RNA sequence: GGGACCUUAGCUCAGUCGGUAGAGCGGUUGGCUCAUAACCAAUUGGUCGGGGGUUCGAGUCCCUCAGGUCCCA
Numbered sequence: 001g002g003g004a005c006c007u008u009a010g011c012u013c014a015g016u017c018g019g020u021a022g023a024g025c026g027g028u029u030g031g032c033u034c035a036u037a038a039c040c041a042a043u044u045g046g047u048c049g050g051g052g053g054u055u056c057g058a059g060u061c062c063c064u065c066a067g068g069u070c071c072c073a
Base pairs, nucleotide, nucleotide: 001072002071003070004069005068006067007066010025011024012023013022019056026044027043028042029041030040031039049065050064051063052062053061
């Protein structure tokens, strides 16, 4: 220098053909127990990496920037 992939909740990750965002773990509260763990119930959770564009509508499509992993030279 050229190319591919990744960035979504505190953590690990889903999210189909664009229709308005979820799971597990975690946190909090309650139940259960002599008590702790485990288990059960409820609850708490997000500017979807930043900016711009297309669209009635973008996590998803396009451009750009930043960070990360890898391949080629």